[in-house]
Molecule: Bacterial RNase P class A
Organism: Gaiellales bacterium
RNA sequence: CAUGCCGAUCAGGCAGCCGCGGCGCGCAAGCGUCGAGGAAAGUCGGGACACCACAGGGCAACGGUGCCGGGUAACUCCCGGACGGGGAAACCCGCUGGAUAGCGCAACAGAGAGGAGACCGCCCACCGGCGUCGCACGUGAACGCCGAGGCAAGGGUGAAACGGUGGUGUAAGAGACCACCAGCGUCCCCGGAGACGGGGGCGGCUAGGCAAGCCCCACCGGGUGCAACGCCAAUCGGAGCGCUGACGCGGCCCCGCCGAGCUCCAGGUAGGCGGCAACGAGCCGGCCGGAGACGGCCGGCCCAGAUGGAUGGCUGCCCCAGACAGAAUCCCGCUUACAGAUCGGCUACC
Numbered sequence: 001c002a003u004g005c006c007g008a009u010c011a012g013g014c015a016g017c018c019g020c021g022g023c024g025c026g027c028a029a030g031c032g033u034c035g036a037g038g039a040a041a042g043u044c045g046g047g048a049c050a051c052c053a054c055a056g057g058g059c060a061a062c063g064g065u066g067c068c069g070g071g072u073a074a075c076u077c078c079c080g081g082a083c084g085g086g087g088a089a090a091c092c093c094g095c096u097g098g099a100u101a102g103c104g105c106a107a108c109a110g111a112g113a114g115g116a117g118a119c120c121g122c123c124c125a126c127c128g129g130c131g132u133c134g135c136a137c138g139u140g141a142a143c144g145c146c147g148a149g150g151c152a153a154g155g156g157u158g159a160a161a162c163g164g165u166g167g168u169g170u171a172a173g174a175g176a177c178c179a180c181c182a183g184c185g186u187c188c189c190c191g192g193a194g195a196c197g198g199g200g201g202c203g204g205c206u207a208g209g210c211a212a213g214c215c216c217c218a219c220c221g222g223g224u225g226c227a228a229c230g231c232c233a234a235u236c237g238g239a240g241c242g243c244u245g246a247c248g249c250g251g252c253c254c255c256g257c258c259g260a261g262c263u264c265c266a267g268g269u270a271g272g273c274g275g276c277a278a279c280g281a282g283c284c285g286g287c288c289g290g291a292g293a294c295g296g297c298c299g300g301c302c303c304a305g306a307u308g309g310a311u312g313g314c315u316g317c318c319c320c321a322g323a324c325a326g327a328a329u330c331c332c333g334c335u336u337a338c339a340g341a342u343c344g345g346c347u348a349c350c
Base pairs, nucleotide, nucleotide: 004346005345006344007343008342009341010340012318013317014316015315016314017313018312020035021034022033023032024031025030037324041335042334044333045332046331047330048329049225050224051223052222062221063220064219065218066217067081068080069079070078071077082096083094084093085092086091097216098215102214103213104210105209119155120154121151122150123149127147128146129145130144131143132142133140134139135138163181164180165179166178167177168176182206184203185202186201187200188199189198190197191196229274230273231272232271237265238264239263240262241261248257249256250255282301283300284299285298286297287296288295289294319322
């Protein structure tokens, strides 16, 4: 001390003027106060809340989840760890159960892509042919080439070619056999809550990949979403009363004026109100417990809220010249978009 890695914060600031919405006060004029985000977004996961269904259990179907332990109201989220992979390191990534239950798939290249295959290559011991050579002259335990045949070591193709190295063996070869190693199955010991790690014995010598294809196994899950749902309620409908004067007004009875509606019931359309916004899985600070996620206690705070839907505009100054973008029932997450600035920690090189 990064040009590498990780984490956190901010998201132009200040002043003046003119506006907009909510709430409070006021007769009013007006005054006071609050007024978008880290993602308000995608609507992906989980809840709160509301109604419907079942009100107990199991099975099937459908959907989801999938290493272990913990956190949380809950989760596909978060923390810590295990395993695998990448990196020089800090650190990062992983839908990480099962491929001896079954089915299925694998482009191009390649001979062959799953009980596979022979293009180049290697061999030619055994069988056969030809040539050379030898001789005892039609044969040979010699040599060469080839057919049939054998092989899979080497080359080549591919993301992947049916273990690797060395040896034995052979005509050439091959787990054909042997030693070691890797891997598989199984049994045991030790460490660890566990995932798993370390070690040993035995077996057969090799079993390939994909389950982000169907599937199998284990576990979890009722459905629909604030256009939920609740309340009020025109018009319309039914009944009764009313021009022989209802209802309303003159404060009331009487009386007077006026002159066609009034009352009750049912349903719940238009419309309105609630749900809904200031008491919450809330925010800030401190202390304590815990590696951490997180939890507990104490103190303080109240923090947008509509339904034509507010949060804007102008001017001035400063700087590093300002990105992505705007609530609509609420909350916790994840994912995606994002100019730039600041802070802290770590690693490597020098």